This record gives sequence, C1' cells and structure tokens, in this order.
RNA sequence: GGAGGCGGUCGGAUGGCUGCGCGUCGUCGCGAGUCCCUCGCGGCGCGUGAGGAAAGUCCGAGCUCCUCAGCGCAGGGUAGCGGGCAACACCCGUCCGCCGCGAGGCGAGGACCAGUGCCACAGUGACGAUGCCGGCUCCUCGGAGCCGGAGUGAAACGCGGCAAACUCUACCCGGAGCAAGGCCAAAUAGGAGGGCGCAACCCGGUUCGCCGGGGGAGAGGUGCGCUGCCCAGCCCUCGGGUCGGCCGCAUGAGCCGUCGGGCAACCGGCGACCUAGAUGGAUGGCCAUCGCCGCGAGACCCAGUGUCGCGGUACAGAACUCGGCUUACAGACCGCCUCCCUGA
Repeated sequence: GGAGGCGGUCGGAUGGCUGCGCGUCGUCGCGAGUCCCUCGCGGCGCGUGAGGAAAGUCCGAGCUCCUCAGCGCAGGGUAGCGGGCAACACCCGUCCGCCGCGAGGCGAGGACCAGUGCCACAGUGACGAUGCCGGCUCCUCGGAGCCGGAGUGAAACGCGGCAAACUCUACCCGGAGCAAGGCCAAAUAGGAGGGCGCAACCCGGUUCGCCGGGGGAGAGGUGCGCUGCCCAGCCCUCGGGUCGGCCGCAUGAGCCGUCGGGCAACCGGCGACCUAGAUGGAUGGCCAUCGCCGCGAGACCCAGUGUCGCGGUACAGAACUCGGCUUACAGACCGCCUCCCUGA
C1' cells in the first nucleotide's frame, strides 16, 4: 500500500416563518357550580414532543380476565456438554463436524440393537439379495452351503445409510389478549317495585263498604288557548346495558457513571438521572446558512489544498410495557485482528 474478518458508535447542526399533540406552568376571556375557590372551553406566552430499528409481529415474559382447584389425553415446541437470564427457540464458553491460506464463519449436533417406511441412476442384488470368475465342503449329480475376487454405485451385508421420514426418549407449554380489564354514567326503548287515574249520569247486583256493564269528564297524546279526533294510561323510584368520560398509561427485569467478582454472557455495591403519551390517532411543512458525499469547471510550485456551480443527504413514525431475533438503511467514524505485496 492492497484485500479482508470481528465488534462498536453516530445517523445531521443553527436561525427564521408557519402548523400540531400534551402540561399539578403563567396570564386573559367566556360559561357553570357548593362563588376569596373549583371545574370546563377558548386565546396568548412558556416548557416539552419518536427510533436504531419505533418495522415484521417470529420467540419469551410482566400485567389482566376466563377455571373452586388439580391431573391426564390430544396438540405444539426444544435437543452435544456446561453456564447466564424473570424467561426464551436468545446470549456466553467449550467439544465435535463442515467451509475458509487465515482472522473467522456455519451447524434442528439425542436415538435407526423397539417397530414401520425410503434409498434416484447404474447394478444380479439397496438390506428377507446372490448374476459372473476362482477355490473348498456336502451331494439324491439337478444343485446347496461357505470363502475370496471382479464389476456398478454415495453406500454392496458391516447389526449399511436416512429421524428438516413416521416414530421413540428426555424436558417444556392451560386459553385469550390493553378492543385485556376496572370505575363513573345521559336520552330513548325495554325490565322490576310503588303510587295515581277510569267522573257525573243510566242499568243490574249488594254483606250498604262497594262491585260489574254502559257512558266518556278530567288527565295524556302538543309549551299555551280554542276546535275536532283518538282511547288507556300517567308519575316516581331502583337495577342492567348503550352514547360519553376516567383509570389501566408512562418509575421500569429502567438508564448513565464508577468500583468489585467472572474467560465471557452476566451479577453485586455505591452515586447520579427522569426522558412523548395521541385515541381518527400530535411530533409536520417552507426558506436561509453551515456540515458531509458525488460530479463538473477553472486556480495554485502538478502531491494535495482551497474557490465556484449543480445534485444528493438514507431506512423509516411510538399506541400497555419489557427481553431477544429477523429484516430495511444515504453516509460517516472508532477499536482489535488476519492474509498478500513492498521498503528499512
């Protein structure tokens, strides 16, 4: 100098205009109430407002509900050995196998002496097989058994290979998910309980309290009045659900620094920090300057430096919360290590 391996960090900055969510904040206005206060709505100001993956929803948990509680079957999952973790299919160490010159990478890596199944092509035969050549033994002279060799093939009789074939062994797993779930609670309809109403008049009955039928006043159907029409309801209370609102819901297996233990994953002690919370779902848009990258031009004592112009500046957007895995990503940086070439 070139080519790589592994691990880690960052992933724009400043200012202006404008827009949005949230707030134990300040202030002003309006409204309500139990009125020196509180609540609601709105304006202005101030503060605050996405990620390394917020993503896929693949794995494991917390939390919540379902079951009085437990066990089993079915079904699913994991798989060398040891360790870590709340747990895991994750992580660390290590053995073995494979790949790479190497740094390193990859591995569903228990069992085929339980049973079943499969083994392309070639080959007699792919596991209950025996075609060819040679030898030995037996023989009922057809042949049978054993041994060696050749050939095919990934594998040829050897207790063959295959379990990301069924299966067996060991261990693990109840189900549904924050639209979980809990609380408050309209209008209308429906439910339960209680109360009020059906007059005058006529007929009938009567235990003389009233009862039944006719009748249709009042009440109701419309805030009030009148007229017409209809006919049996009306009022109060309680409880359940719906609309709506609140909680769950932002302090957590948290994060940073440091010390100690451990090869490591990780664990422990001490100190410091608080960091979005929407619910049709905010965190946006535009402009300027700078930074970074690429291209072009021309300048400089030709390496390189600075100037000007143009273009680019990714993947992607929280929704109960964590631990992982996987996938996407313009570009920049750091550390350790390997191989090759060259110089001293």

This is a predicted structure of a 344-nucleotide RNA (Bacterial RNase P class A) from a Candidatus Limnocylindrales bacterium. Its Rfam family is "Bacterial RNase P class A". The family's RNA type in Rfam is ribozyme. From the family's description: Ribonuclease P (RNase P) is a ubiquitous endoribonuclease, found in archaea, bacteria and eukarya as well as chloroplasts and mitochondria. RNAcentral holds the sequence, with entries from ENA. The gene name in the source record is rnpB. The coordinates come from a structure-prediction model, not an experiment, and the mean pLDDT is 76.